[in-house]
Molecule: transfer RNA
Organism: Candidatus Woesearchaeota archaeon
RNA sequence: GCACUUGUAGCUCAGCUUGGAUAGAGCACGACACUCCUAAUGUCGGGGUCGGGGGUUCAAAUCCUCCCAAGUGCA
Numbered sequence: 001g002c003a004c005u006u007g008u009a010g011c012u013c014a015g016c017u018u019g020g021a022u023a024g025a026g027c028a029c030g031a032c033a034c035u036c037c038u039a040a041u042g043u044c045g046g047g048g049u050c051g052g053g054g055g056u057u058c059a060a061a062u063c064c065u066c067c068c069a070a071g072u073g074c075a
Stems, first nucleotide, its partner, number of pairs: 001074007010027004020058001029045005051067005
C1' cells in the first nucleotide's frame, strides 16, 4: 500500500443478511421486600442519541460513501 473482519448501555453480546412501529438481553449499578446484619433470592428502576461526517429514503443500528480506531491476511 491492497483486501477482509470488528466497533451497539459501565462490561460481554444479540439485532444488520430481508430498512418499519418505543433499540434489547445477561452481568454490573440504585431502590424496595425478605433477614438480627450481610450474602443469596424476588420486584421495580436508572443508564444508549448504535465509532464520526455526509448521502439515499416517507422512514436508517440496518443500504451507499468518506474518515477514525482495533485486528487478520497478502505484498